[in-house]
RNA sequence: AGAGUUUGAUCCUGGCUCAGAUUGAACGCUGGCGGCAGGCCUAACACAUGCAAGUCGAGCGGAUGAGUGGAGCUUGCUCCAUGAUUCAGCGGCGGACGGGGGAGUAAUGCCUAGGAAUCUGCCUGGUAGUGGGGGACAACGUUUCGAAAGGAACGCUAAUACCGCAUACGUCCUACGGGAGAAAGUGGGGGAUCUUCGGACCUCACGCUAUCAGAUGAGCCUAGGUCGGAUUAGCUAGUUGGUGAGGUAAAGGCUCACCAAGGCGACGAUCCGUAACUGGUCUGAGAGGAUGAUCAGUCACACUGGAACUGAGACACGGUCCAGACUCCUACGGGAGGCAGCAGUGGGGAAUAUUGGACAAUGGGCGAAAGCCUGAUCCAGCCAUGCCGCGUGUGUGAAGAAGGUCUUCGGAUUGUAAAGCACUUUAAGUUGGGAAGAUUAACAGUAAGUUAAUACCUUGCUGUUUUGACGGUACCCACAAAGGAAGCACCGGCUAACUUCGUGCCAGCAGCCGCGGUAAUACGAAGGGGGCAAGCGUUAAUCGGAAUUACUGGGCGUAAAGCGCGCGUAGGUGGUUCGUUAAGUCUGAUGUGAAAGCCCUGGGCUCAACCCAGGAAGUGCAUUGGAUACUGGAAGACUUGAAUACGGGAGAGGGUAGUGGAAUUCCGAGUGUAGGAGUGAAAUCCGUAGAUAUUCGGAGGAACACCGGUGGCGAAGGCGGCUACCUGGACCGAUAUUGACGCUGAGGCACGAAAGCGUGGGGAUCAAACAGGAUUAGAUACCCUGGUAGUCCACGCCGUAAACUACGAUGACUACGAGGUGGCUGCGAUACAUUGCCAGUGACUGAGCGAAAGCAUUAAGUAAUCCACCUGGGGAGUACGUUCGCAAGAAUGAAACUCAAAGGAAUUGACGGGGGCCCGCACAAGCGGAGGAGCAUGUGGUUUAAUUCGAUGAUACGCGAGGAACCUUACCUGGGCUCGAACGUAUAGGGAAUUAUGCCGAAAGGGUAUAGCCAAGCAAUGGCCGUAUACAAGGUGCUGCAUGGCUGUCGUCAGCUCGUGUCGUGAGAUGUUAGGUUAAGUCCUGCAACGAGCGCAACCCCUACCUUUAGUUACCAGCAUUUAGUUGGGGACUCUAGAGAGACUGCCGGUGACAAACCGGAGGAAGGUGGGGAUGACGUCAAGUCAUCAUGGCCCUUAUGUCCUGGGCUACACACGUGCUACAAUGGCCGGUACAAAGGGUUGCGAUCCCGCAAGGAGGAGCUAAUCUCAAAAAGCCGGUCUCAGUUCGGAUCGGAGUCUGCAACUCGACUCUGUGAGGUCGGAAUCGCUAGUAAUCGCGGAUCAGCAUGCCGCGGUGAAUACGUUCCCGGGCCUUGUACAAACCGCCUGUCACAACCAUGGGAGUGGGUUUUGCCAGAAGUAGGUAGCCUAACCGCAAGGAGGAAGAUUCUUAUGGUAGUAUUCGUGACUGGGGUGAAGUCGUAACAAGGUAACC
Repeated sequence: AGAGUUUGAUCCUGGCUCAGAUUGAACGCUGGCGGCAGGCCUAACACAUGCAAGUCGAGCGGAUGAGUGGAGCUUGCUCCAUGAUUCAGCGGCGGACGGGGGAGUAAUGCCUAGGAAUCUGCCUGGUAGUGGGGGACAACGUUUCGAAAGGAACGCUAAUACCGCAUACGUCCUACGGGAGAAAGUGGGGGAUCUUCGGACCUCACGCUAUCAGAUGAGCCUAGGUCGGAUUAGCUAGUUGGUGAGGUAAAGGCUCACCAAGGCGACGAUCCGUAACUGGUCUGAGAGGAUGAUCAGUCACACUGGAACUGAGACACGGUCCAGACUCCUACGGGAGGCAGCAGUGGGGAAUAUUGGACAAUGGGCGAAAGCCUGAUCCAGCCAUGCCGCGUGUGUGAAGAAGGUCUUCGGAUUGUAAAGCACUUUAAGUUGGGAAGAUUAACAGUAAGUUAAUACCUUGCUGUUUUGACGGUACCCACAAAGGAAGCACCGGCUAACUUCGUGCCAGCAGCCGCGGUAAUACGAAGGGGGCAAGCGUUAAUCGGAAUUACUGGGCGUAAAGCGCGCGUAGGUGGUUCGUUAAGUCUGAUGUGAAAGCCCUGGGCUCAACCCAGGAAGUGCAUUGGAUACUGGAAGACUUGAAUACGGGAGAGGGUAGUGGAAUUCCGAGUGUAGGAGUGAAAUCCGUAGAUAUUCGGAGGAACACCGGUGGCGAAGGCGGCUACCUGGACCGAUAUUGACGCUGAGGCACGAAAGCGUGGGGAUCAAACAGGAUUAGAUACCCUGGUAGUCCACGCCGUAAACUACGAUGACUACGAGGUGGCUGCGAUACAUUGCCAGUGACUGAGCGAAAGCAUUAAGUAAUCCACCUGGGGAGUACGUUCGCAAGAAUGAAACUCAAAGGAAUUGACGGGGGCCCGCACAAGCGGAGGAGCAUGUGGUUUAAUUCGAUGAUACGCGAGGAACCUUACCUGGGCUCGAACGUAUAGGGAAUUAUGCCGAAAGGGUAUAGCCAAGCAAUGGCCGUAUACAAGGUGCUGCAUGGCUGUCGUCAGCUCGUGUCGUGAGAUGUUAGGUUAAGUCCUGCAACGAGCGCAACCCCUACCUUUAGUUACCAGCAUUUAGUUGGGGACUCUAGAGAGACUGCCGGUGACAAACCGGAGGAAGGUGGGGAUGACGUCAAGUCAUCAUGGCCCUUAUGUCCUGGGCUACACACGUGCUACAAUGGCCGGUACAAAGGGUUGCGAUCCCGCAAGGAGGAGCUAAUCUCAAAAAGCCGGUCUCAGUUCGGAUCGGAGUCUGCAACUCGACUCUGUGAGGUCGGAAUCGCUAGUAAUCGCGGAUCAGCAUGCCGCGGUGAAUACGUUCCCGGGCCUUGUACAAACCGCCUGUCACAACCAUGGGAGUGGGUUUUGCCAGAAGUAGGUAGCCUAACCGCAAGGAGGAAGAUUCUUAUGGUAGUAUUCGUGACUGGGGUGAAGUCGUAACAAGGUAACC
């Protein structure tokens, strides 16, 4: 510090996800030791049991009584004195601390900084005192009630308990004269003196009283800060203030009486929800965000609610009273209780420990002290909950062991890993030793203080004795043995780490993308590997990454986002200048910012975690001093911003009234006759009752042609005939005036197209709804004929639009002296042309900006001010609530749930019922077919034991197959074989190789018989053939979607790319586009391109002309010869086959750009690639082929292998493709007669001759072929016949008889003869081929092959027609355009409906809870007030009585309860609404291309 994920790819926007750190965690697997920490986050749910607050006898009276002393004597008892100890009570102090949990509380809290009107026990310091009396009440005793808890009455008694009196330095009150108000003793010691023998007295200590200070603690007030919601906007009656009084420790409406009507709130009051706050903690670079366990500070709480008492302090966790709920006891009358103390129990929960030890230390309470108490605390126990440390060995060790795994079978890896050898012993274990944590305290001594005192007491020092829960723990020595101690998740990318097997969209995985459908590095297992390690993973949660709420640090034309527009309030912000002030701002000092924590330094545990000490920091707040540039405040000045006055011209700016012509429609009249209207074509419709057309007249409403214009005006919406009146604004010119008056603008107010609504008019046209006619599969549409609201006016609503420049308002700046250019208005210059300035309005292009496209002085640039708005897509601009509206609806405006995308711009393709250019037998023009018939052949289907398999849109279907009777053959039936029918190697043993067969059998096979080994040569060795054994064979079995090779197709179309450069952020572009031209990306020119490659063309073959060379088997002109080129001869010709020549737009003219090229011509056998062939770019179709072959993987192995017989591949209601033959006279038949080319031939072609009607037979000359042969060419030509008929056409089918091949012709061959003579008279829709030696037509040959061709591949003969042309159909190429497509239009995609599908949610008659609040009723305990009557120790009084007090009842207040409602919130609810998600459902096809009616608001 980033990464993955939207796309075919790219850039951007934008969400989702991951890597990090962390936790009071939980769960899964695993688990050796120690240290330090932590441990109910849930039910502030309920609690059994034990403990958690007591102490003081040196405050008091009793009781108890170990002992000690004394007396009596009945010597083991009694009495007296003293008295350690213990107990309840009175009294004092403490139970307000310590400990707990966080319910409530959004401010009576907390944090920070201040303040004045207060109190403060114990403690510290000071001052002054501590005199003298009195009356009670517990305990106790007696009586008594009650089950108990607990009381009641009477009687006795003490005090540091209580109450007067005296005194009053200081204190308090005051009318300044004065007045008021205290106390308590106890203990130790003691020289003199006194004594009632108890003491007095003196002194010390601890107390007590009053008071002043301090310290500590507490109370109160102020300011600032302190969560979310406006779908909570108004709240408030003691409320806000005043006067007076009361009350409090204290200010104060804290309370009361009276008076006033205030107070709070958009800087968010009130209400609702949530929440203890902080130091800190986690994270982060920081700013921030989240959090508030442990530790520490504050607050509030103690079963729930209320209340006070006591006290220095409480409205009191282990106190009191009352009410309520719950639990327990009960004799039913009544009582008791409060673990959110420590343990522990139940419950809840994913989840959190022992009913432990000790007061040894630290601290607290009481005490003079010893000491007692202390679940505070210190320790131990449990738990890997976290952090830190240590260990599970170390070294050596290659036969690279065995085993495992993989393998290309060679090996590789596990792996120095193990074993083996040598060594060590931390920690655990055993034995022994063994701390620190301890200081106090008591006693003794000594010194100082005190004192009359060497007593006492206090303090310091010294000595002695004594105190440890942890714990025989930490630590140390020794002993023994490598001996007891490693797991967890991961290995497709992100993200370090790969193979095999199993599985086969199953099982499963998954954080995101995604993986799995037979070769899974993604599932499961194994081997191996990388990671962390006594832990490792998962889940949950927080921050980070996320600049994804943006203060630091984002945006708003098209991605989410500028209000429709203006006026204007609050607010924010603001021109120039002088001085002043010092609020902001800057700076110094002071105080504070607790400790702990973080950071730095040092130290202590062996290190670390941890702990200790010091420092820094704590960015803050407050006080105070200073500075004054800027901002602000108050005051003054200025003119440039702004505004006003004067003079002008422009304008569909607005409103009102009037008026004009054209046109549509309607009405009346005339002329006139059969149609009109409408459409793609029609029909509905109008018209003989006279339409349309035309002429004249009239009515009425609405809109204003031409001018008219990226022209004008207006804030926007918007505004268009003409005239008048009223009226707003902008602009220009020149001078004055005011003197910052400005800008923006939350709320607010006004305006605001169309449609719509209300009332009343009006109604010509047009026209939702509606009706009819068409179209269509349907057509509730598009088209047509009609037609009502509405469209128009007045008044009133509505308040929305793709209200758009998708661009908020304002001013300033930025283009070279003024960027160049076009309109409009005004002013100036000018004779005109023209030109300068201001304002407004357009188009183009820089810098700059931008994701790009683009914007660009009218910014989307630069720098400002103010406002509005955005934060993934969907759900949804929906629901609920509220406001507005007559309604329609508008404004505001969520959530659950769901997805991993949605989106913007641009790129390359593909596509379009987009455009342009061009080509092709693509159409057109022609010729001939096929589709109809019969047959042949292939396919589908069906059938079958099998009808083997494959191909199956174009690009399968006379295709693989260039030839299925057996074989082929892969299929079926049946019979056999099993290391095999064939092949390789090794071993053993044998033999030459082989031969023969009257047997069985359908054959294969089986059986039987017999003899013998090869080579120069005895052996070895090698070879051949059987046998046996073992490795190994074999498979036309599967996968062409694992593959190679080969092939088809687009397409013989002209394209496909690269290097360098340049442009672009990039995908990519350029080149390859453009202008011409070509068959061609062929060539030329131009050009940020320059070159190159694969294609095109050419090079190759055949063919057309010529030359030359060579003439045998070919040829024969001339010369001989002959039946015959037969022979001699010739080398001229034909021909053959070698080598050459020729054609290149080379020449001429024209066109063109001075090009390329095209057009025409000459010459030439051939002319513009002469004709034909071979040759097939990058790629596409997961195209075809595992059955040509090869091959990975899988499968079979007495069978899916192999041999054999017979059958099948030849079936046959049917459908399709490709062909043959025909339907006839351009013909059929008969007779005669002519002319080829190219091939084949020894397992062959086979002549002449003979036989047969013929197929053919017999026979065998010649030929290994320019020699012989197949071999006859046919159409043609000549002559004859048939005469338009199902025929002398046509030949299917069938009968009979034959021939040939072959082991074999039945299933199932071809041919011949004779007889038979079917359908068929030119073929519906739709469709195929062909542009010249072509189509058509005619025959010939070859491959395969024993035989079998209408098929295939070749050959020649005869030999046309037509092409105006590119509008249309199909296919293709280039450019351009649109796109929501990229599996690429056979694309994408939308809505309803269906599913007893699933999910969340709104409404809902209601119904059940919670919370809050109002009125009324009842009203406990308690404080306070008043109180007739009743009761009453201390004081006063001689007494009567008084003062004072208690109880009681009463008044106010009030918890709580009841009752009647309001509000709000949660749950549930028959039924119902839409939404989302689901497999390949149904119906249509709305959108994306001009999406087939442009789309959208």